This is a predicted structure of a 74-nucleotide RNA (transfer RNA) from a bacterium. Rfam family: tRNA. The family's RNA type in Rfam is transfer RNA. Rfam links the family to the GO term triplet codon-amino acid adaptor activity.
[in-house]
RNA sequence: GGGCGCAUAGCUCAGUUGGCUAGAGCGCAGUCCUGAUAAGACUGAGGUCCCAAGUUCGAUUCUUGGUGCGCCCA
Repeated sequence: GGGCGCAUAGCUCAGUUGGCUAGAGCGCAGUCCUGAUAAGACUGAGGUCCCAAGUUCGAUUCUUGGUGCGCCCA
């Protein structure tokens, strides 16, 4: 220098052939249970879906550029 892939909650990840309010597990907070913990049950908080532009009535999803990370080639 060229090519490919990934970026969504604190962590690990799903998701949508473009459309109701964006989800799970773990973690966190609270309540119940217990003599008290753990375990278990219930409830809740937490998100600019990496950034910008474009297409569209509508973008987390499509297109382009950028940033970061990983892999391959030179």